This is a predicted structure of a 1491-nucleotide RNA (small-subunit ribosomal RNA) from a metagenome. Its mean pLDDT, the model's own confidence on a scale to 100, is 85. Its Rfam family is "Bacterial small subunit ribosomal RNA". The RNAcentral record of the sequence draws on SILVA.
RNA sequence: AGGGUUUGAUUCUGGCUCAGAGCGAACGCUGGCGGUCGGUUUUAGGCAUGCAAGUCGUGCGGUAACAGUAGAGAGCUUGCUCUUUAGCUGACGAGCGGCGGACGGGUGAGUAACGCGUAGGGAUCUACCCUAAGGUUUGGGAUAGCUCGGAGAAAUCCGGGGUAAUACCGAAUGAUAACAGUAAUGUUCAAAGGUGCGUUUGCACCGCCUAAGGAUGAACCUGCGUCCCAUCAGGUAGUUGGUAGGGUAAAGGCCUACCAAGCCAGAGACGGGUAGCUGGUCUGAGAGGACGACCAGUCACAAGGGAACUGAGACACGGUCCCUACUCCUACGGGAGGCAGCAGCCAAGAAUUUUCCGCAAUGGGGGCAACCCUGACGGAGCGACGCCGCGUGAAGGAUGAAGGUCUUCGGAUUGUAAACUUCUUUUAUUCGGGAAGAAUAAGGUGUGGAGGAAAUGCCAUACUGAUGACGGUACCGGAUGAAUAAGCCCCGGCUAAUUACGUGCCAGCAGCCGCGGUAAUACGUAAGGGGCGAGCGUUGCUCGGAAUUACUGGGCGUAAAGGGCUUGUAGGCGGCAGUGCAAGUCGAAUGUAAAAUACAACGGCUUAACCGUUGGCAUGCGUUCGAAACUGCACAGCUAGAGUCUGGUGGAGGGUGAUGGAAUUCCCUGUGUAGCGGUGAAAUGCGUAGAUAUAGGGAAGAACACCAAAGGCGAAGGCAAUCAUCUAUGCCAAGACUGACGCUGAGGAGCGAAAGCGUGGGGAGCAAACAGGAUUAGAUACCCUGGUAGUCCACGCUGUAAACGAUGUUCACUAGGAGUUGGCGGGUUACCGUUAGCUCCGCAGCAAACGCAUUAAGUGAACCGCCUGGGGAGUACGGCCGCAAGGUUGAAACUCAAAGAAAUUGACGGGGGCCCGCACAAGCGGUGGAGCACGUGGUUUAAUUCGAUGAUAAGCGAAGAACCUUACCAGGGCUUGACAUGUUACUGCAAUUCUCUGAAAGGAGGAGUUCUCGUAAGAGACGGUAUCACAGGUGCUGCAUGGUUGUCGUCAGUUCGUGCCGUGAGGUGUUGGGUUAAGUCCCGCAACGAACGCAACCCCUGUUUUUAGUUGCUACAUUUAGUUGAGCACUCUAGAAAGACUGCCGGCGACAAGUCGGAGGAAGGAGGGGACGACGUCAAAUCAUCAUGGCCUUUAUGCCCUGGGCUACACACAUGCUACAAUGGCUAGUACAACGGGAAGCUAAGGGGUGACCUGGAGCAAAUCCUAAAAAGUAGCCUCAAUUUGGAUUGUAGUCUGCAACUCGACUACAUGAAACUGGAAUCGCUAGUAAUCGCAGGUCAGCAAUACUGCGGUGAAUACGUUCUCGGGCCUUGUACACACCGCCCGUCACACCACCCGAGUUGGUUUUUCCUGAAGCUGGUUACUCUAACCGUAAGGAUGAGGCUAGUUAGGGAGGGGCUGGUAAGGGGGGUGAAGUCGUAACAAGGCA
Repeated sequence: AGGGUUUGAUUCUGGCUCAGAGCGAACGCUGGCGGUCGGUUUUAGGCAUGCAAGUCGUGCGGUAACAGUAGAGAGCUUGCUCUUUAGCUGACGAGCGGCGGACGGGUGAGUAACGCGUAGGGAUCUACCCUAAGGUUUGGGAUAGCUCGGAGAAAUCCGGGGUAAUACCGAAUGAUAACAGUAAUGUUCAAAGGUGCGUUUGCACCGCCUAAGGAUGAACCUGCGUCCCAUCAGGUAGUUGGUAGGGUAAAGGCCUACCAAGCCAGAGACGGGUAGCUGGUCUGAGAGGACGACCAGUCACAAGGGAACUGAGACACGGUCCCUACUCCUACGGGAGGCAGCAGCCAAGAAUUUUCCGCAAUGGGGGCAACCCUGACGGAGCGACGCCGCGUGAAGGAUGAAGGUCUUCGGAUUGUAAACUUCUUUUAUUCGGGAAGAAUAAGGUGUGGAGGAAAUGCCAUACUGAUGACGGUACCGGAUGAAUAAGCCCCGGCUAAUUACGUGCCAGCAGCCGCGGUAAUACGUAAGGGGCGAGCGUUGCUCGGAAUUACUGGGCGUAAAGGGCUUGUAGGCGGCAGUGCAAGUCGAAUGUAAAAUACAACGGCUUAACCGUUGGCAUGCGUUCGAAACUGCACAGCUAGAGUCUGGUGGAGGGUGAUGGAAUUCCCUGUGUAGCGGUGAAAUGCGUAGAUAUAGGGAAGAACACCAAAGGCGAAGGCAAUCAUCUAUGCCAAGACUGACGCUGAGGAGCGAAAGCGUGGGGAGCAAACAGGAUUAGAUACCCUGGUAGUCCACGCUGUAAACGAUGUUCACUAGGAGUUGGCGGGUUACCGUUAGCUCCGCAGCAAACGCAUUAAGUGAACCGCCUGGGGAGUACGGCCGCAAGGUUGAAACUCAAAGAAAUUGACGGGGGCCCGCACAAGCGGUGGAGCACGUGGUUUAAUUCGAUGAUAAGCGAAGAACCUUACCAGGGCUUGACAUGUUACUGCAAUUCUCUGAAAGGAGGAGUUCUCGUAAGAGACGGUAUCACAGGUGCUGCAUGGUUGUCGUCAGUUCGUGCCGUGAGGUGUUGGGUUAAGUCCCGCAACGAACGCAACCCCUGUUUUUAGUUGCUACAUUUAGUUGAGCACUCUAGAAAGACUGCCGGCGACAAGUCGGAGGAAGGAGGGGACGACGUCAAAUCAUCAUGGCCUUUAUGCCCUGGGCUACACACAUGCUACAAUGGCUAGUACAACGGGAAGCUAAGGGGUGACCUGGAGCAAAUCCUAAAAAGUAGCCUCAAUUUGGAUUGUAGUCUGCAACUCGACUACAUGAAACUGGAAUCGCUAGUAAUCGCAGGUCAGCAAUACUGCGGUGAAUACGUUCUCGGGCCUUGUACACACCGCCCGUCACACCACCCGAGUUGGUUUUUCCUGAAGCUGGUUACUCUAACCGUAAGGAUGAGGCUAGUUAGGGAGGGGCUGGUAAGGGGGGUGAAGUCGUAACAAGGCA
């Protein structure tokens, strides 16, 4: 510090996700030790048991228990035991009394609040403590305990009697206090003693009382800060204030009466939700964000509510009273209880410990003290919960052992790892030693000091001085022995680390992208590797990365985002110069900001964690003093902003009224006759009842041609005939005046296209709905004929638009150029300058790019609005508005990993331009119809082997299936095999041949015996039998492959290097102007060069020359005959050359490339033909040519054999042949070819047969011989008919090949004589020696299903205007939501499944509010009645007082009714989302076929 993920690729926007740190955690696997922290986050759910607050006898009466002493008695063991008496002593149960139970400990339910934090304030109290002052006098009456009696199960209660106090009460005294008063002065309120010492008064200590001050603690008030929701916008009657009174420790509506009507709120009241707050903790660079366990401060609470009492302090966790719920006891009458103290239990939960030890330390309560109490606390226990430390050994050790794994079989790796040798002993085990934590204790012994008559005593100080839960712990030493100790996760990318096997879209993985469909580095296992390590992973949560809420630090033309426009309130911001103030601001000082934490230094535990000391920091708040630049406030000024006035000027600015002509339709009349109208084409419609057309007249409504423009005006919406009138604004010029009056603008108000709504008019044209006609598979559309609302007017509503410049308003600044509108100025009437607009181009700059660019999207300032991934959704609910339609405000659940912007390269378009091709057109001949052949599909079959399937399969692999081939089927056989190599053992010597059986293969048996070497044992070659390795497979995968091939396409394209442009993908080059068959060439050009293609080089062919002449040829001679001689002239053959290059001329063109025409030439612009196929596309074809990875098979999926099948046949398709006839058929006669083939061959002459053929055998391994007859052509006959066309089919008889023609060959002869009379829709080939037509040859091959294929020659046309259309292709350009690339993408309904949500007749909870009724305890008030009444008064009677009772108010709770908010559930209804390949259409993306 960033990375992954949208795309074919790119840049941007934008979300999702990962790497980091952390935790009171939990879960999985694993687990040696120690130190140190923390340990019910959930049910403020319920709790058994024990403990957690007592203490003081120096307050009191006392004596239940214990001990002692003394007295008495008894027993005797004569100093012991027992009994008894005495509170006599130590002590002490219960009780009275004092102090403390308001601290300490727990929890976080409630609380959004003066609760907390911080800084302050004044109207207060404060037990114990401190300081100093004064006092502590004198009386009295009760009461508990106790005793007696009674009630009750108990808890407990009642009555009689008697008793004490530091309990209670009276009186006295009392000021520096309080009150009154100017003052003098007056009035009022106290107390308790105990112990020690000394003793005659006393002293001392601990107390007590009064008032003052302090300290500490507490109460109250205030400023500021303190979460979310505005789909909570108005709230409030003690409410806000005042007066008077009450009340409190104290201010105050805290309470009451009366008066006034206030008070709070957009700077968020009221309401709802959530939450204890803080120091701090985690994270972060910081600013922030999240959190508030432990520790510390504070608040609140104590089963749920309410209340007071006592007290210095409570409205009281381990106190009281009442109500409620729950639990327990009960004799049923009544009682008891409160772990959110420490342990512990149950429940809940993913989840959180021992019913431990001790007061030794620290601290607290009581006490003079000793001491007692203390689940505070100190410790131990449990669990890896966290943090920290240590260990599980160290050194040597190569034959690189064994084993494992992989392997190219060579090896590699595990791996110095192990074994083995030497060494060490932390830790664990065991034995021994053994701390610190403990002191100013009390007390004792001294010394000193103050004071005192003295002694206790007080103050200071030295020595002495008991006490350890942890714990025999830490630590130290000895002994033994490598001995006691390693796992977890990961290995596709992000992200460090890879192989094998298994699995086969299964099982599974996954944080995101994504893996898995037979070769998975992604699943599972193993080996190896990487990371961390007593832990490692996972899950959850927080911050970070995320500048992804942007204060630091973002945006809004097109990605999400500018309000439709204006006006204007609050608010925010605001011109120039001056004076004063000092709120903001700045400076200095000071107070505070608790400690802990964090930071730094130093120190203590062996180190660290942990702990200690010191220091600094602490942005905040307060106080005081100061400064006055800036902001602010006040005052007084200025004119540059803003405004007013005067004078001009332009305009579809707005309102109202009037007027006008053209057109349309309708009505009337005339003329006139059969059509009109409409469309792609038609029809509906109108018209003989006279339309359309035409002429005249009339009526109505709406809109205003030309002018007209990038023009003008307006805030926007918007505004267009002319005139009049009312009215608003802009601009220009020069002055005068006001004097900051300004800008923006949340809410608010007004305006606001079209459509729509209401009422009343109007209605010509146009025209939703609707009707009809077409189109169509359908056509609720597009097209046509009609046609109602509406469109128009008046008044009212609606309030939205792609209300767009998709660009808020205002101000200032920042190169220019051009046009235009309205002014003004100058001018020589060319024009120049200036200002306010409108439009175009363009620099800097900006921007992701496109683009914007003085009219900014540039640079700044002010203010407002708005955005934060896509979908769900501008939806639901709620509120507001509306007559309605609807508008406005505006979510969530759920779901996806994208959605999107701009630009790039392709591809595509029923986009455009240019160009080409037998692509169309123009022609010629076919196919599609018939019969047959052949191939395919389908069907059939035991098998009909397999492959090829649009173009680019289908007379294709197959250049030839009767057996063989053959891969298929049935049956019969073989198992180291039909074939290869090697090994071991045995055996034999080949060959050849015979017999039996059998369909054959095979089986059984017989005959036969001859290989080479040799050291004579044997060895080798060969054959056989048996064995082991292995052979074999036309078995699978062409989607694992090589090679080969098809196709686009013989189309003209495809790229690279360097440079340049662009952020980049990429572009340029290769585009442009010409030209070409061609990216062919020329010119131009930020390109310059180059490569693969094109062309050429190669072959055939066309002309000539030359060389060479046998088997070729023959001008000469000769012959039946190139037969022979002679010759090589010619033809021919086959070697070498020449030739053609736009070279020449003219036109055109740019003076180029080139093109058109011409000359010459055998050939002319590539002369004709072939071979040759760029980068690539189709996972194209082939595992059955061959090769090959992997998988499968091994007495079979291998091998041999016989027979069958590949030849089947309702049917469909492809390719052909033969025809349908006279351009023909038949017959006859007769010329001219070329390429080829030939020895298991071609086969001549001759002979036989009607013929296939047979016989025959010459010649020829071929320019020599044979095949070999070429056929169309010519002549005669036939004369338009199913024929002398056509030959299918069938019968009979034959020939040939071959072991063998039944399934299943070809041919011959005779006989038979089918369909078919030129072929629907559609479709194919061909541009010249071509099509058409005619035959010939060859390969394969015993023969042949060949009409196929490959070649050869003979005869030999027609047509091309042209590029509109069809198909295919090339280049440029344009649009795109396509990139698997239009056979693309994609929308909606319907059907099915699942999920969440909304509405919902209702139903059932929670919470809150309000009205009424009832109302416990307590408190306050009242009460001359009633009951009781020690202290005071009174001689007494009695009084006073107090208590009870009664009563009023208040009130927890309860009951009934109404309302608000919010959950659960629900028949049914609704849309939404997601799902496999469903159904129907085709709405959008290209002009998407109707933009």